Predicted 3D model of a 585-nucleotide part of an RNA (large-subunit ribosomal RNA, domain V) from Candidatus Methylomirabilis sp. Its mean pLDDT, the model's own confidence on a scale to 100, is 82. Lineage of the source: Bacteria > Bacteria candidate phyla > Methylomirabilia (SeqCode) > Methylomirabilaceae (SeqCode) > Methylomirabilis (SeqCode).

Context: one part of a larger RNA
RNA sequence: AUCAUAGCAGGACAAUAAGACCCCAGAAGCUUUACUCUAACUUGGCAUUGAUUUUGUGCUUGAGGUGCUUAGCAUAGAUGGGAGACUUUGAUUUGUGGUUUCCGGACCACAUUGAGUCAUCAGUGAAAUACCAUCCUCUUUGAGAAACGAAAUCUAACUUACAAAGUAAUAUCCUUUGAUUAGGAAAGUGCUAGGCGGGGAGUUUAACUGGGGUGGUUGCCUCCUAAAAUGUAACGGAGGCGUUCAAAGGUUGGCUUAUCUGGGAUGGCAAUCCAGAGGAAAGUACAAAAGCGAAAGCCAGCUUGACUGUGAGUCCUACAAGACGAGCAGAUGGGAAACCAGGAUUUAGUGAUCCGCCGUUCCUUUUUGGUAAGGACGGCGCUUACCGGCGAUAAGUUACUCUGGGGGUAACAGGCUAGUCCCACCCAAGCGUUCACAGCGACGGUGGGGAUCGGCACCUCGAUGUCGGCUCAGCGCAUCCUGGGGGUGAAGCAGCUCCCAAGGGUCGGUCUGUUCGCCCGUUAAAGCGCUACGCGAGCUGGGUUCAGUACGUCGUAAGACAGUACGGUCCCUAUCCGCUAUGAU
Repeated sequence: AUCAUAGCAGGACAAUAAGACCCCAGAAGCUUUACUCUAACUUGGCAUUGAUUUUGUGCUUGAGGUGCUUAGCAUAGAUGGGAGACUUUGAUUUGUGGUUUCCGGACCACAUUGAGUCAUCAGUGAAAUACCAUCCUCUUUGAGAAACGAAAUCUAACUUACAAAGUAAUAUCCUUUGAUUAGGAAAGUGCUAGGCGGGGAGUUUAACUGGGGUGGUUGCCUCCUAAAAUGUAACGGAGGCGUUCAAAGGUUGGCUUAUCUGGGAUGGCAAUCCAGAGGAAAGUACAAAAGCGAAAGCCAGCUUGACUGUGAGUCCUACAAGACGAGCAGAUGGGAAACCAGGAUUUAGUGAUCCGCCGUUCCUUUUUGGUAAGGACGGCGCUUACCGGCGAUAAGUUACUCUGGGGGUAACAGGCUAGUCCCACCCAAGCGUUCACAGCGACGGUGGGGAUCGGCACCUCGAUGUCGGCUCAGCGCAUCCUGGGGGUGAAGCAGCUCCCAAGGGUCGGUCUGUUCGCCCGUUAAAGCGCUACGCGAGCUGGGUUCAGUACGUCGUAAGACAGUACGGUCCCUAUCCGCUAUGAU
């Protein structure tokens, strides 16, 4: 070295299972004050559904009563007629009772008395009274017919119980019967409408995102980033808008600011006035930028062009949108006129389509004696703000979960990086009684390492098993001990510090799942790291990280919690490489 046999498990990102975590897309279970429905329940109406009585309501009709501002004998309903009306067939008075009341009275009945009373006139008032007629308001009472409501009663529908008979039958079902029982026009049932309705059903529950969630954002305007045309991204840096104005628009005419200096009664740093300097630092309705001086700023006069119909030609642009616009026709405002005017110094102040509505038109279809639908033109209704707007209409939860995918995207490990971390060095202010450098070393500077916390998201999601312990270790040196040295603020002993050095060594316990750490007792010393935070096809399984359960907290709930607690299946016969032992060649 090869081969064989028996073994061990470090590697073959070993095998097994199209990752259960995470994200994306989909599904399902569950929840609820998500949305839309719905069984059941409930309440009405109609039907099945009939009889009688009482009562009420409204209707018609007869008889009676009733009617109060103020003024006026006083309680004047309206209008008309009217000069008389009523009265021994009982006027008037008085008493009693009743009805009504605006508390003044009015009306009725009975008794009593026994001849007048009322009106006209006058007066008051808007209207004049007796008496008659027709009406109105409210009310009492009688009658009528059908209707409706309520209550009560009935029995024949209907329901119920019982009995008998029928059918193989002493059948609870069914059918029939009954001077039978208890109810009864109710219940039950059908149709229909309102309410309630996670009991049930179907669904929805946005995207961006240096993983996802939480937070933030989503349309429009201005500046920078933007690399001197335009344009240009980021969860880059700064700010604004979702209006306002009938003058803050048009035109004509006029004017010049902020600030400072000097002068000037009260008057002062600062009021108004005069002069000068001042080119714009002011002002511009509102953010910023660009602009603006006989103005785009400020003041005044007159006004409505903040027009109707169009529009050559352009800018911008995937589309749809958006933007500018001379000129022509009509009518108008200002100006002597030339001219200017189709809103505002400019750029934000916004919303497609559908649907509905309003006005106009009289275009199309349709109809009539008298219409209706649509179109065209002009308007109105969206924080459709997830702002090119899915739909008129929508929230959660899953650790009970599932499917399809992703290393396009997180958690472990590796990689890159080195802010953070560890180590070293430079400079030397200062400390060290004196003395920067025995020992320290500020403010700063330069490197190294790749053990920490991070950043990135590059292999791996058709699987690279994750903390700690056990076992077995291999390596580095920035050395804990042992060895050799320099310095010392080294007398000695003991130290401090630096240099060389990795041969060997580097403990046992209490507590905790712990690594770590505190503590106890030793030791020459009880080193720091790397090795997929070495090592689960070597072990464990206490922790973390499935399903069960409980507490606290959060949530209406389903459920949730780097909160806690109890419990909880660790599979693999070794093909190759590697290694160990033995043997053979």